[in-house]
RNA sequence: CUACCAUGCAAGUCGAACGCGUCCUUCGGGACGAGUGGCGCACGGGUGAGUAACGCCUGGGAACGUACCUUUUAGUACGGAACAACCAUUAGAAACGGCUGCUAAUACUGCAUACGCCCUCCGGGGGAAAGAUUUAUCGCCGUAUGAUGGACCCGCGUUAGAUUAGAUAGUUGGUGAGGUAAUGGCUCACCAAGUCUACGAUCUAUAGCUGGUUUGAGAGGAUGAUCAGCCACACUGGAACUGAGACACGGUCCAGACUCCUACGGGAGGCAGCAGUGGGGAAUAUUGCGCAAUGGGGGAAACCCUGACGCAGCCAUGCCGCGUGAGUGAAGAAGGCCUUAGGGUUGUAAAACUCUUUCAGUGGUGAAGAUGAUGACGGUAACCACAGAAGAAGCACCGGCUAACUCCGUGCCAGCAGCCGCGGUAAUACGGAGGGUGCAAGCGUUGUUCGGAAUUACUGGGCGUAAAGGGCGCGUAGGCGGACAAAUCAGUUAGAGGUGAAAGCCCUGGGCUCAACCCGGGAACUGCCUUUGAUACUGUUUGUCUUGAGUUCGAGAGAGGGUGGCGGAAUUCCAAGUGUAGAGGUGAAAUUCGUAGAUAUUUGGGAAGAACACCAGUGGCGAAGGCGGCCACCUGGUCCGAUACUGACGCUGAGGUGCGAAAGCGUGGGGAGCAAACAGGAUUAGAUACCCUGGUAGUCCACGCCGUAAACGAUGAGUGCUAGAUGUCGGGCAGCAUGCUGUUCGGUGUCGCAGCUAACGCGUUAAGCACUCCGCCUGGGGAGUACGGCCGCAAGGUUAAAACUCAAAGGAAUUGACGGGGGCCCGCACAAGCGGUGGAGCAUGUGGUUUAAUUCGACGCAACGCGCAGAACCUUACCAGCCCUUGACAUGUCGGUCUACUUCCAGAGAUGGAAGGUUCGUUCGGCUGGACCCCACACAGAUGCUGCAUGGCUGUCGUCAGCUCGUGUCGUGAGAUGUUGGGUUAAGUCCCGCAACGAGCGCAACCCUCGUCCUCAGUUGCCAGCGGUUCGGCCGGGCACUCUGAAGAAACUGCCGGUGAUAAGCCGGAGGAAAGGCGGGGAUGACGUCAAGUCCUCAUGGCCCUUAUGGGCUGGGCUACACACGUGCUACAAUGGCGGUGACAAUGGGCCGCCAAGGCGCGAGCCGGAGCUAAUCCCCAAAAACCGUCUCAGUUCGGAUUGCACGCUGCAACUCGCGUGCAUGAAGGUGGAAUCGCUAGUAAUCGUGGAUCAGCAUGCCACGGUGAAUACGUUCCCGGGCCUUGUACACACCGCCCGUCACACCAUGGGAGUUGGUUUUACCCGAAGCCGGUGCGCUAACCGUAAGGAGGCAGCCGACCACGGUAGGGUCAGCGACUGGGG
Repeated sequence: CUACCAUGCAAGUCGAACGCGUCCUUCGGGACGAGUGGCGCACGGGUGAGUAACGCCUGGGAACGUACCUUUUAGUACGGAACAACCAUUAGAAACGGCUGCUAAUACUGCAUACGCCCUCCGGGGGAAAGAUUUAUCGCCGUAUGAUGGACCCGCGUUAGAUUAGAUAGUUGGUGAGGUAAUGGCUCACCAAGUCUACGAUCUAUAGCUGGUUUGAGAGGAUGAUCAGCCACACUGGAACUGAGACACGGUCCAGACUCCUACGGGAGGCAGCAGUGGGGAAUAUUGCGCAAUGGGGGAAACCCUGACGCAGCCAUGCCGCGUGAGUGAAGAAGGCCUUAGGGUUGUAAAACUCUUUCAGUGGUGAAGAUGAUGACGGUAACCACAGAAGAAGCACCGGCUAACUCCGUGCCAGCAGCCGCGGUAAUACGGAGGGUGCAAGCGUUGUUCGGAAUUACUGGGCGUAAAGGGCGCGUAGGCGGACAAAUCAGUUAGAGGUGAAAGCCCUGGGCUCAACCCGGGAACUGCCUUUGAUACUGUUUGUCUUGAGUUCGAGAGAGGGUGGCGGAAUUCCAAGUGUAGAGGUGAAAUUCGUAGAUAUUUGGGAAGAACACCAGUGGCGAAGGCGGCCACCUGGUCCGAUACUGACGCUGAGGUGCGAAAGCGUGGGGAGCAAACAGGAUUAGAUACCCUGGUAGUCCACGCCGUAAACGAUGAGUGCUAGAUGUCGGGCAGCAUGCUGUUCGGUGUCGCAGCUAACGCGUUAAGCACUCCGCCUGGGGAGUACGGCCGCAAGGUUAAAACUCAAAGGAAUUGACGGGGGCCCGCACAAGCGGUGGAGCAUGUGGUUUAAUUCGACGCAACGCGCAGAACCUUACCAGCCCUUGACAUGUCGGUCUACUUCCAGAGAUGGAAGGUUCGUUCGGCUGGACCCCACACAGAUGCUGCAUGGCUGUCGUCAGCUCGUGUCGUGAGAUGUUGGGUUAAGUCCCGCAACGAGCGCAACCCUCGUCCUCAGUUGCCAGCGGUUCGGCCGGGCACUCUGAAGAAACUGCCGGUGAUAAGCCGGAGGAAAGGCGGGGAUGACGUCAAGUCCUCAUGGCCCUUAUGGGCUGGGCUACACACGUGCUACAAUGGCGGUGACAAUGGGCCGCCAAGGCGCGAGCCGGAGCUAAUCCCCAAAAACCGUCUCAGUUCGGAUUGCACGCUGCAACUCGCGUGCAUGAAGGUGGAAUCGCUAGUAAUCGUGGAUCAGCAUGCCACGGUGAAUACGUUCCCGGGCCUUGUACACACCGCCCGUCACACCAUGGGAGUUGGUUUUACCCGAAGCCGGUGCGCUAACCGUAAGGAGGCAGCCGACCACGGUAGGGUCAGCGACUGGGG
C1' cells in the first nucleotide's frame, strides 16, 4: 500500500414511564431476565478512494431549521381503542416466523381549552399535553428569546496541458405552479433565444483543502505525517425510512462481486474502530492494564457503558540529558608498526599507586497526580544505605574538493568511484595492517525536498559572433502615451474599527535537578472587509493648447511599381558570294564539325528570342524580396522651403491579412543563348566529379499555386539624450575674391572620445544612457524529426515532442604545431658539374632460415665495415659433456699450517695423487705481518630482468640562430611588449626607429693548428763562404739558410673612392709583392625534442637465482646458407695492362722491439748479426710520374674459383688464419627504376704510416704526392630560420574526422490486426424506493338512527431511476509478422 479477514472487544442506559416471569425477603421491600416505552446510537474513533468543486481558504450576505441547555409566559381537564411480552398452537435444519387469546404505560388516539402561535379573500378558520412518586420535586405541552450546532447564496484566491477551440436544449432568462426548513430550473408547463469562452470555456491528466511543516537572507520552492479546522467516504452502485439532526462505519431495502453456513428448500457477512492474521513490500508495534484522571452516553442518583482516553509493552525512528571513570605516573616497559638500523611512533596511553560511585546492581523508606471517597500507572518517580573501577564504545573516513599517511599484498587482475578519476610491478585512490582525522550511543549508506542555481532572473538573466530578432509590411484586440486647467477619488496613501480559531514559529516569565517537553503573557499572522480623511501621480469626465501626428501650397532627386511602344550591339540560324583543308577545344588530347566545302571573310541580306556594354560610383530608390537601354501614359513613397489649418488624431502590435529571391508545380504560349538530368570524350587506381563536345526540362511571357533562403547588418519597431574628424548623394540659406568658405535639413560610408562588451568589436546609422510595445532563448545529440492538427495538386511547409544517450557541445581570444596559404632568407637542398652506388666477383655487417648453440644489443634519417682498435684456444656472455658448492674474487671472527716453486703419474682437461725443494720480515718467541689450508657463519657471485624506476655518457634536430629572465607598460586573463618594423650580416651580427629599459645562456672573440716575418737557441738538424777530404756535411769550422721549438709581430673595413640615411654595412681600389673583409682547419654543441641509445663499460633502486640463472674445464658455436638488403674492395680496360728506368714526400712506430750490411731461396721467407731506448740506428721501397711494348679481343683486360707445393705466427691453423710459387682463368664489355658524395689544395686519383695485434685489414684513424670541372640562378624536391594568415589540430597532419556496409545491444515511429481501460450517442430492460393515480380486497379508535361514511393499508398502473444488454463513435494503453530511421 492493497485485499479477503479467523477471534475478542469498540454503544449503551433508564424499574423515579409500563406490564410479565424467576429468585430472595427482616414481609416494608429488593435483585435479576426478556419485552413495551424514553433518550442516545448523526458524537467520539478510522481512512483519503472520489472531488479542479463555493470542495477548501478568506471576507461578506439573506430567504431558514436547531433535540438536550438558558430565560419568559400560559397550561397540564375529560375519555377511548389496541399491540408486544405472556399462555396455547403451528412451520422451519437454521435465520426468521404464522395464527388464536389476555394485558399495562410517560406507547397510540378522540374531544375540550388557546394570551401569545399558524393560515386568511380579514368575514373567519386551525392547533397541545403524561404522568411518577418519598409531597418535595422531577417531568410533559404551547409560545417567545438566547446560546450551541447546522443548511443556503456571493466577491477574491486555489495544479498542468491549446498536439483540448469552441461548449451548452433545463441549456440562459421570464411568467405561473409544484416542492423544500429555506432562496433558486431544484422540478414542471408555456414564452423568448439566450448563456459560457483567448483575462482560456469545454475536454484530458493529476490531486482531498487549510492552519502549518521544510528549505531559503528574502522573494520564492517543495510538501499537507503527528496536532487542530473543514470536506468526502464506510465491500461496489442505487435508494429511501426513522429522527431535532443521516440519505446513517459497527441501521434498513435492492442490484453486483466475493466469502461462509446449509438438511439444497434457503440463509449469514462487511476491521478505511482497538488489538491481531494472511498477501504484497525496502519498510512500520501488544490479540496488554484501567476507567484512578480528562471527556462522552444514559440515569434524580447510586451507578453502568466507553480499544475516546489514561497508562504499560515493542522499535536508538527522532529530539534532549547522562554514563562507560578521575588524579599521579618515563624504565618513555613489553608487544605492534615504520626505519636512513641511530631511532621514531602507539604513548601518560598501559602497568603501578591514590581517589570517586553518576548510571546499572542489592537492601530500605516511599510520593504528588485526588476539592470528601476512589490510583491502572506502581512498590513507579524520588530519597537513604551498601559493594566495587567495578557491568557499559562503536561507526565512517584519510588522492583533490575535505580534517586526516605510511608499510605490505595485488599488477587495467581483483576491485574502488558523489564529480574529477585510481589500478598495466615501487598504488597516501583497490585489499590488509599500523597510525591518524571526524562524529559518538550512535555512525555510515540509499531515497526524497529545498539550498547553493542570478541555471525560468517579481526581487534578479538574456538574444551581432555562445541558445535566442518573426523574411517584410498593413492592421484588430490589448499594452503604453504630449502641454495647461478644473471636477471626481477607482488605483494610490494615512488613521480607526471588525476579522485573521487554537496549537505552532518569535519574544518574555514560570514548572519538571538541566534540557527536550509542558504552562502563562505578549508580539506576529505581511490578508480580507467596513469607515473617515489626503489628492501629488496614474485613471475617468469636462474645457483649452500646439511642440507629437496630419492636411495645404511651391520647387526637387531617383534602376520605386505597372502598361504599351521603340532602339542598337552581340549570339545562333537561314540565304548568297569569295575561298580551301582544316576548324574547334585543352594542361595535353579526344568526342564534335568539315572535300556533300566547314572554320575564316564579305553583304545598306533575312529571321528569332533573350539581355541591355560604356555611363557605373561602399552612387540612387524601395518595407523587405528586389530594381539598370530609350520614349509615352498611369501610379506609390520621400526630401527641401513656405504659410495657413485640424487639434494628440500617436507608438507598438497576439491573432488576422497582404507582399515575398531562386528552385519547383498546373494550363497555354515562346524558345536565340545558357543549361540540372542525360549521352559521349578526357583525367583517374576508380571518376556516377572538376575539364571538353553535345543536350532536355527550365530560364522568357500570361494566368494560378508554392511561401521557403547565410530572406544577413547573422543586429525587431518607435521616441528622447550623449565629443568629434573626414568623404559622398539630394535640397535650402548667407558671404564675397564666382568658385570657394561658412551654416542648416535629410540620406549613405570610413575613422574615432566617453560609455558598453567574455573578447572580437560597436561607437549620433550604437552593440552607449533611458522609456514603450512585440517576437524569441534556457546543455549537446535524438530533431526542426515522429505522432496529431492546419495549409498545399504534389514537392512539401507550419505548429512541434518523448524515450534513449553523452559530460560535454559552443563563443571569443592566446601560445604552439601544421597547410598540395602568402612574403623574406639560408644550406652540395635543387640546378651546373666531377666521381660513385644500384648490374658482376669477392670482403664485411644485417634480416631471414637453419642449428644442440648459431650469445647479446643497435631498427627511417639518427640500426646494418655499428658496440668489435682485430671470435683458431683464450676472448665468450651461447651449446653439449664432465666437475665444485663460503665458492674463481672481497671483508670479518675462531682454529691450523709454512709457503711459494719445480718434476713425475692418471685423466680430454678441470682435477686428483706422489716426489723434490729453497726461505720474505723478524725484537729469533712459530712472534707478528704476509701467504696458504680447514671448519662454520655472516656473505660472495650473476654479461639474470626492468634504459618505460635511474645517474653518468652519447646520438639527433644543429654550429641551426635561436632560447629566456628582471623591472616597467598593455591585457579581466591565457599572454603580449622587449625578440616586431626599416636596413644589414655567416649570425637575435650591427645600425636606425620604437613603451620599453637592461640582463643571461647561445653567435662572435679568447684556445690549438696551418700560412708570412722578426728575435732567441744550434744537436742528433743545416752548409752560404773558408780549409781539409777516403768525395759521404765525412772532418775542421760556422749557425747565414732549411729545419726544429719557444716568445713575439701582423689584418682592424685601418686608408681612398662610390653607394647607403651623414648609420650599420656593401662594392671597387691602393698598400701589404704571406694573408682582405670570418684567411683555411680543429676544439667548442644554448633552452629543449625524440619515455632516442646504453642495466652487456661503469654506478644504481626494485625484482629474481643461491649444490645454481654462481664457478671451473674440454670440445663445439658466434665463421652455418635457398635467399634479401646496407657498406666497401677489385674490375670490366689503351687517361689502360705488362716490361723497363730508378726522381721527388709527410705523418708515425720501434727493446719479449725495429732490424742494416752481407749471404741463400723464383718467392713468401731464412741465415746472419752491425746499429738504435731514437731530429743520431731501423721500419723506409714511396706510388702515381717517365720510356718502351701491346691495339680493342672476354684480350698481355679481369682476377674469382680450384689443384699441387711451400713459407710464417702460434701449445694447436680440420671445423676456422695470413702469405708465396706454379697451374687453373668464373662472372664481368660501365650497369633498370632509383639513389649517394663533393664548391679548392676540395672532388678524383696515388701510395705511406699507426692503433688493435702471437698471427690475421678491402675496415677504422692519420699522412703526404698529383690535382680538376661547375655554380645562370632560387621556379621546383628536401631540411631549416623570421614575419604573416587559416585551423574543428594540442599524443599537435603519422592530427582530426564523415557516411555506407558487416556483427552485437538499447529505446522508439509505422504496421494487417488483436486485447483491455475510460468516455459518449441512440435504443432495450427496468430491482428497491419515493412521488402520482387507482384502490371493487382488507380495516380497532372518529362520525353515525348501526345501513354505512371519513381516514388508513395491501394490491395494481404510471413517471423517474441503479445494475445489465444491443449497435455506433471518441480517447488512452498493452501486444504484434514485417519495416523505418536513431543511439
A computed fold for a 1383-nucleotide RNA from an uncultured prokaryote, annotated as small-subunit ribosomal RNA. Its Rfam family is "Bacterial small subunit ribosomal RNA". The coordinates come from a structure-prediction model, not an experiment, and the mean pLDDT is 84.